The RNA shown here (c-di-GMP-I riboswitch aptamer) has 76 nucleotides.
The coordinates come from a structure-prediction model, not an experiment, and the mean pLDDT is 76.
Rfam family: c-di-GMP-I riboswitch aptamer. Its family is annotated with cyclic-di-GMP binding in the Gene Ontology.
[in-house]
RNA sequence: UUGAAUAUUUAGCAAAACAGGCGAAAGCCUGCGACGCAAAGCUAUAGGGACUUUAACAUGUCAGCCAGUUGCAUAC
Numbered sequence: 001u002u003g004a005a006u007a008u009u010u011a012g013c014a015a016a017a018c019a020g021g022c023g024a025a026a027g028c029c030u031g032c033g034a035c036g037c038a039a040a041g042c043u044a045u046a047g048g049g050a051c052u053u054u055a056a057c058a059u060g061u062c063a064g065c066c067a068g069u070u071g072c073a074u075a076c
Base pairs, nucleotide, nucleotide: 003076005074006073012037013036018031019030020029021028022027035064041069042068043067047066048065049062050061051060
């Protein structure tokens, strides 16, 4: 340097539900909460996929679906 593997402690993130707000919806933000996460960090017109919406074209959303990319600890 590359490859594949693992996740004990500390630290980190935070699903569902609930409350308030935004939105046509999907969904998002804040609080609470902890199902889980070794990239649950980042990337959404120029990868695939899912959802929303539309007669259709269009629109919007999801990175906690795969993917791309950067990176930490331990041992091999």